[in-house]
RNA sequence: CUCAUCAAGACCGGCUGAGGGAUUAGGCCCUUUGACGCCGGGGCAACCAUCGGGUUCCGCCCGAAACGGUGCCAACUCCUGCGGGGUCCCCUGGGCCGCGAGAGAUGAG
Repeated sequence: CUCAUCAAGACCGGCUGAGGGAUUAGGCCCUUUGACGCCGGGGCAACCAUCGGGUUCCGCCCGAAACGGUGCCAACUCCUGCGGGGUCCCCUGGGCCGCGAGAGAUGAG
């Protein structure tokens, strides 16, 4: 850089000790009843790899399994920010709900 996915799912113990939830701002939340992080174990899922089937090989589609390579295990990627739409209200405005963009995460190349 490209492609795919991102509303589901999955926690215990030990160490540590004050911040943490990517970034910036706002909101909200977690946290000395010990968060975040690290280590060990356990688990979830099924991207790659593996196996079976479909298909014109490839690609692609469906399925199986969970030994291997990753990933993940508070809150939708915690929410919003930019553009546009719907709907409602007590309408210089606000609430709610989708869509797109952007940013990010993970995998594969």
The RNA shown here (SAM riboswitch aptamer (S box leader)) has 109 nucleotides and comes from Brevundimonas albigilva.
The coordinates come from a structure-prediction model, not an experiment, and the mean pLDDT is 81.
The sequence is in RNAcentral, with records from MGnify.
It matches the Rfam family "SAM riboswitch aptamer (S box leader)". Rfam links the family to the GO term regulation of gene expression.
NCBI's taxonomy places the organism under Bacteria, Pseudomonadota, Alphaproteobacteria, Caulobacteraceae, Brevundimonas.